Predicted 3D model of a 71-nucleotide RNA (transfer RNA) from a Microcaldota archaeon. The sequence is in RNAcentral, with records from ENA. The coordinates come from a structure-prediction model, not an experiment, and the mean pLDDT is 82. It matches the Rfam family "tRNA". Lineage of the source: Archaea > Nanobdellati > Microcaldota.
[in-house]
RNA sequence: GCGGUCGUGGUCUAACGGUAUGACUUCAGCCUUCCAAGCUGAGAGCCCGGGUUCGACUCCCGGCGGCCGCA
Repeated sequence: GCGGUCGUGGUCUAACGGUAUGACUUCAGCCUUCCAAGCUGAGAGCCCGGGUUCGACUCCCGGCGGCCGCA
């Protein structure tokens, strides 16, 4: 330099173009003499910029980063 693949809360993970899912963690409440466990609720996310579309995590283009291969 070229090609492929991946990028989603603090962590992990799902999502035929139509409200972004679940688990863990965190916070609050309930329960308990206290703690843990359990139950309920809340907060937190689509790598960046454009394009297509009524509508984009999803499709297209460019960029950035990780991994793999070729040179």